[in-house]
This is a predicted structure of a 468-nucleotide part of an RNA (small-subunit ribosomal RNA, 5' domain) from an uncultured archaeon. The RNAcentral record of the full RNA draws on ENA, Greengenes and SILVA.
Context: one part of a larger RNA
RNA sequence: CACUGCUAUUGGGGUUCGACUAAGCCAUGCGAGUCGAGAGGGGUCAAGCCCUCGGCGAACUGCUCAGUAUAACGUGAGUAAUCUGCCCUCAGAUUGAGGAUAACCCCGGAAAACUGGGAAUAAUACUCAAUAGGUAAAGAGGUCUGGAAGGAUUCUUUGCCCAAAGCUCCGGCGUCUGAGGAUGAGCUUACGUCCGAUUAGGUUGUUGGCGGUGUAAUGGACCACCAAGCCUUCGAUCGGUACGGGCACUGAGAGGUGUAGCCCGGAGAUGGGGACUGAGACACGGCCCCAGGCCCUACGGGGCGCAGCAGGCGCGAAAACUCCGCAAUGCUCGAAAGAGUGACGGGGGGACCCCAAGUGCCUAGUCUUCGGAUUAGGCUUUUUUAGAGUCUAGAAAGCUCUAAGAAUAAGAGCUGGGUAAGACCGGUGCCAGCCGCCGCGGUAACACCGGCAGCUCGAGUGGUGGCC
Numbered sequence: 001c002a003c004u005g006c007u008a009u010u011g012g013g014g015u016u017c018g019a020c021u022a023a024g025c026c027a028u029g030c031g032a033g034u035c036g037a038g039a040g041g042g043g044u045c046a047a048g049c050c051c052u053c054g055g056c057g058a059a060c061u062g063c064u065c066a067g068u069a070u071a072a073c074g075u076g077a078g079u080a081a082u083c084u085g086c087c088c089u090c091a092g093a094u095u096g097a098g099g100a101u102a103a104c105c106c107c108g109g110a111a112a113a114c115u116g117g118g119a120a121u122a123a124u125a126c127u128c129a130a131u132a133g134g135u136a137a138a139g140a141g142g143u144c145u146g147g148a149a150g151g152a153u154u155c156u157u158u159g160c161c162c163a164a165a166g167c168u169c170c171g172g173c174g175u176c177u178g179a180g181g182a183u184g185a186g187c188u189u190a191c192g193u194c195c196g197a198u199u200a201g202g203u204u205g206u207u208g209g210c211g212g213u214g215u216a217a218u219g220g221a222c223c224a225c226c227a228a229g230c231c232u233u234c235g236a237u238c239g240g241u242a243c244g245g246g247c248a249c250u251g252a253g254a255g256g257u258g259u260a261g262c263c264c265g266g267a268g269a270u271g272g273g274g275a276c277u278g279a280g281a282c283a284c285g286g287c288c289c290c291a292g293g294c295c296c297u298a299c300g301g302g303g304c305g306c307a308g309c310a311g312g313c314g315c316g317a318a319a320a321c322u323c324c325g326c327a328a329u330g331c332u333c334g335a336a337a338g339a340g341u342g343a344c345g346g347g348g349g350g351a352c353c354c355c356a357a358g359u360g361c362c363u364a365g366u367c368u369u370c371g372g373a374u375u376a377g378g379c380u381u382u383u384u385u386a387g388a389g390u391c392u393a394g395a396a397a398g399c400u401c402u403a404a405g406a407a408u409a410a411g412a413g414c415u416g417g418g419u420a421a422g423a424c425c426g427g428u429g430c431c432a433g434c435c436g437c438c439g440c441g442g443u444a445a446c447a448c449c450g451g452c453a454g455c456u457c458g459a460g461u462g463g464u465g466g467c468c
Stems, first nucleotide, its partner, number of pairs: 001465006009357006016350002018315001024313003028310003033056003038053005063268003072193008082185002087181008095129004105118005133161008142153003166173002194240003201231003206228004211223003243265004247258004270291005293304004321347001323346003329343001330341004360379008384404007411457005416438002422452001424451004433440002
């Protein structure tokens, strides 16, 4: 640490509860929306009550640990080889024009999923133009940063690309360009990171060069050509095992062991592959294809993916409610009011862990193995019961006050030695049984089974297994 036998009063706290076995399969419900201060429409007595275009978000949060022994993690460095929506600071701009389309309406197809045609219309949707601007090359110089200019900065020429959007309650909120910042991310690199030699050679995009392709960007990442390199007993390659760390357990320490849970990083979303959108994905609740599984079907064709929260089956020695709420914290959207949120907060269940308290106290008599037991009288009230207040989103618990009443609260293992506690009673008679180990039992058993007494712990106490 996990399971388990017997037993069990109460309160508080927590990084506790399907990790170990099946990253097995899932019925049902919920888990991502929001914006009327971008725009159009339907509908009503009225109201965003509803639909659609558009914007932002949905790449976060949440879950799991299969794979992975390597740029995966840890510590440090680099990017003179890079990107960064929203946010902050500064400077400037916000001009002109145009064509569509959805909902709605009309007509169809289909069992369904869904889908075809026609007509109309708007925008912060889309397109074109203007200017600003960007970018590349060449030239002219100097200056700055720096270890080092291929970076930054000024001018000229040429080529290419090429901005904007309005709304308003008149307070504001936006949109575009450039520079800087912040945040986040990509990439590169040094060192460190399990076992096996009954694995000794491995490698051909392999190692390097030149030129390209591709990318935000470096690079054999990819391609053509050229060279023949590169790694390796300081253990390459191969095989096995395993997400890594902070940490946790144990120990005087050194060390050993663990790391599913809380935090940081990584990876995955039925198995595998692919791209689209986008600042960001090759996307758990998006799309396409293959595989396997399941479901619906009117047989033509469709649909699904709980390693989200509950819940079910299965597997197992092994693990909770198909609960309440957005009141708090956080996140998304919104100018705000606010909306949404199984994140989260809260309650329920479990002898999961930790902490704390109780199961009574006093006097007298009697008995006593001196531990206590019992009788009588008295005292107290945490837990108990009842009531009120407070607390709370709403409750419950808790807290405060009042009343009643010793009332409502003890077990488990052991007693031959190790090892604290019986040379007591009865039963059994190498039987039945006990026992980690030594060993007990064949007629007086301190060792078995009961009784009585005692010992150790105590809401726990024993057993089995793992680790120190």